[in-house]
Context: one part of a larger RNA
RNA sequence: GAUUGAACGCUGGCGGUAUGCUUAACACAUGCAAGUCGAACGCGAAAAUACCUUCGGGUAUGAGUAGAGUGGCGGACGGGUGAGUAACGCGUAGGAAUCUACCUAGUAGUGGGGGACAACUACCGGAAACGGUAGCUAAUACCGCAUACGCCCUACGGGGGAAAGCGGGGGAUCUUCGGACCUCGCGCUAUUAGAUGAGCCUGCGUCGGAUUAGCUAGUUGGUAGGGUAAUGGCCUACCAAGGCGACGAUCCGUAGCUGGUCUGAGAGGAUGAUCAGCCACAUUGGGACUGAGACACGGCCCAAACUCCUACGGGAGGCAGCAGUGGGGAAUAUUGGACAAUGGGCGAAAGCCUGAUCCAGCAAUACCGCGUGUGUGAAGAAGGCCUGCGGGUUGUAAAGCACUUUCAGUAGGAAGGAAAAGCCUAAAGUUAAUAACUUUGGGUCUUGACGUAACCUACAGAAGAAGCACCGGCUAACUCCGUGCCAGCAGCCGCGGUAAUACGGAGGGUGCAAGCGUUAAUC
Numbered sequence: 001g002a003u004u005g006a007a008c009g010c011u012g013g014c015g016g017u018a019u020g021c022u023u024a025a026c027a028c029a030u031g032c033a034a035g036u037c038g039a040a041c042g043c044g045a046a047a048a049u050a051c052c053u054u055c056g057g058g059u060a061u062g063a064g065u066a067g068a069g070u071g072g073c074g075g076a077c078g079g080g081u082g083a084g085u086a087a088c089g090c091g092u093a094g095g096a097a098u099c100u101a102c103c104u105a106g107u108a109g110u111g112g113g114g115g116a117c118a119a120c121u122a123c124c125g126g127a128a129a130c131g132g133u134a135g136c137u138a139a140u141a142c143c144g145c146a147u148a149c150g151c152c153c154u155a156c157g158g159g160g161g162a163a164a165g166c167g168g169g170g171g172a173u174c175u176u177c178g179g180a181c182c183u184c185g186c187g188c189u190a191u192u193a194g195a196u197g198a199g200c201c202u203g204c205g206u207c208g209g210a211u212u213a214g215c216u217a218g219u220u221g222g223u224a225g226g227g228u229a230a231u232g233g234c235c236u237a238c239c240a241a242g243g244c245g246a247c248g249a250u251c252c253g254u255a256g257c258u259g260g261u262c263u264g265a266g267a268g269g270a271u272g273a274u275c276a277g278c279c280a281c282a283u284u285g286g287g288a289c290u291g292a293g294a295c296a297c298g299g300c301c302c303a304a305a306c307u308c309c310u311a312c313g314g315g316a317g318g319c320a321g322c323a324g325u326g327g328g329g330a331a332u333a334u335u336g337g338a339c340a341a342u343g344g345g346c347g348a349a350a351g352c353c354u355g356a357u358c359c360a361g362c363a364a365u366a367c368c369g370c371g372u373g374u375g376u377g378a379a380g381a382a383g384g385c386c387u388g389c390g391g392g393u394u395g396u397a398a399a400g401c402a403c404u405u406u407c408a409g410u411a412g413g414a415a416g417g418a419a420a421a422g423c424c425u426a427a428a429g430u431u432a433a434u435a436a437c438u439u440u441g442g443g444u445c446u447u448g449a450c451g452u453a454a455c456c457u458a459c460a461g462a463a464g465a466a467g468c469a470c471c472g473g474c475u476a477a478c479u480c481c482g483u484g485c486c487a488g489c490a491g492c493c494g495c496g497g498u499a500a501u502a503c504g505g506a507g508g509g510u511g512c513a514a515g516c517g518u519u520a521a522u523c
Stems, first nucleotide, its partner, number of pairs: 001523004006519005013370006019363002021328001026326003030323003035073003040070002043067001048061005080281003089206007098198002103194008111145001113143002120135006151160003165186006173180002207253003214244003219241008256278004260271004283304005306317004334360001336359003342356001343354004373403004383394004407464001409459005417450001422444008467512005472493003478507005488495002
């Protein structure tokens, strides 16, 4: 000199854009953060209103609504944190023995049956959490049978294995008037390929310590088997005795890694906040289940610590999600708005959910921009300070006079962020079809949290807006008073013991400026 996720002191007008627990991976009250689908399925209230009534109630509307339940998809993404990890964890360059829901393209199918379990009803247990017994029932839930282009196994003889329906439209024909049947769309099954994502292996690189020199028995390799989606001591049995190490093994300490960031002419040094990629973790430790995918932050089980409820028998919980609280700390924000946009989940869609996200609030925390007036004005006013008492300086500074109105304030107007989806309609495709559906075009109707917004216009009046540090040398800037080795200053040299440009105050000056200094840290 540059820089910072900074803090502290004094001061503080506005706007834009960013950033904001670096410490206790400490403990958490409260609310919200993952749901959705009735076009998979069975069931199904109540309030209220009207009518009837034997006054007990019943019927209709509400309503096949609310609502749970079965089932499907999603809760493995998104969001947080950096404790652990010196490792194929990360970076880079390669590899072969793998899986991949949804999506895309292709091929072949989607026939015919069965028995349950929730919900519900009845009874029972329990303080609760919740549970038990019996009975009824549906399905795209579950299980056989048939079929098997391709698929899997094979000793090449053969053997094995699948499915589910739902919705829209309809001219003949049949009809038990439900529908069959045809067609379209969405699904379902098997399989091939792609895309995407993921698992695995390897070369090289990746902090300090030798006051850590030897380490290793599933250890190193082989054979056989098991296991996995897959290779492999990954695991087991047997066999051999290997493997690593001064090119630093092992041990100890520290640490998430990278793109990057800061600095520097560069080489390098330091660093890894925000943003992006990868990894790891979810109170601590262990475990598996489900699933295409987890050994799963807001799933399950066990153990532990802690907190809470309890009828003492037993139960409930996990903010390193967004806010917020206590605590720790020099120190870090609102228990806000909206799904309008972008994106995600579900759904045919309408839509629902979304503390992701977009916005707003707080903070000079940082960067950038603007303002706090402009011109004129010498009687060089008054006051202050200094003085050699003549004067000098503050100083065109003020006052006065003439202007302007950025920003802030008040009032009015007002883009863009909005593309769609829906409805009507034309053409093409499909089809038996002018239905329906899909695609393309035209028209129409709306959708904004921000927002009292950006921007524009008008109004009034210089009106509302300057501080901080320093002035002995380094280092730009000097005098007076007070103090008297005291009080104090200080980055280094050093200053102060009676005229201190170095302490404290004042006047003056210098440097930066909505900031200025100090402290800490890096180059």

The prediction has a mean pLDDT of 87. The part of an RNA shown here (small-subunit ribosomal RNA, 5' domain) has 523 nucleotides and comes from a Solemya velum gill symbiont. Lineage of the source: Bacteria > Pseudomonadati > Pseudomonadota > Gammaproteobacteria > sulfur-oxidizing symbionts. It matches the Rfam family "Bacterial small subunit ribosomal RNA".